The RNA shown here (transfer RNA) has 71 nucleotides and comes from a Thermoproteota archaeon.
RNAcentral holds the sequence, with entries from ENA.
Rfam family: tRNA. Rfam's curators write: Transfer RNA (tRNA) molecules are approximately 80 nucleotides in length. The family's RNA type in Rfam is transfer RNA.
The coordinates come from a structure-prediction model, not an experiment, and the mean pLDDT is 81.
The source organism's lineage runs through Archaea, Thermoproteati and Thermoproteota.
[in-house]
RNA sequence: GCAGGCAUCGUAUAAUGGUAUUACCUCAGAUUUCCAAUCUGAUGACGGGGGUUCGAUUCCCCCUGCCUGCU
Numbered sequence: 001g002c003a004g005g006c007a008u009c010g011u012a013u014a015a016u017g018g019u020a021u022u023a024c025c026u027c028a029g030a031u032u033u034c035c036a037a038u039c040u041g042a043u044g045a046c047g048g049g050g051g052u053u054c055g056a057u058u059c060c061c062c063c064u065g066c067c068u069g070c071u
Base pairs, nucleotide, nucleotide: 001070002069003068004067005066006065007064010024011023012022018054026042027041028040029039030038047063048062049061050060051059
């Protein structure tokens, strides 16, 4: 230099164009003499920009970062 892939709550993940899932963590409550464990509930995310579409995490383009291969 060229090609391909990936980017989602603090972390790890799911999602075939229709209000983003689950677990851990965090917070609150219940339980307990207290702690731990357990149960219930809550908060929190689609890397940035543009396009297509009634509607985009999803499709297309560019940028950024990471990974792999070739030279």